[in-house]
RNA sequence: GCGCCCAUAGCUUAGCGGAUAAAGCGUGAGAUUGCGGAUCUCAAGACCGGAGGUUCGAGUCCUCCUGGGCGCA
Repeated sequence: GCGCCCAUAGCUUAGCGGAUAAAGCGUGAGAUUGCGGAUCUCAAGACCGGAGGUUCGAGUCCUCCUGGGCGCA
């Protein structure tokens, strides 16, 4: 330099172009316990890496940029 893939809660991941973006772990509160742990219940938490474009409608499709990974040179 070229090609391909990835970027969504603190972490790991879901998410046929159409509901208020979902779950596990973690966190907070409560229940339980002699105190913890485990378990159960509830709650908070992401506007989807950035900027444009397409569309009635974009996390999802397209372009550029940024960061990461793999391959080739």
Model confidence (mean pLDDT): 82 of 100. Predicted 3D model of a 73-nucleotide RNA (transfer RNA) from a Candidatus Spechtbacteria bacterium. The sequence was found in a public genome assembly. NCBI's taxonomy places the organism under Bacteria, Bacteria candidate phyla, Candidatus Spechtiibacteriota. Its Rfam family is "tRNA". Gene Ontology term of the family: triplet codon-amino acid adaptor activity.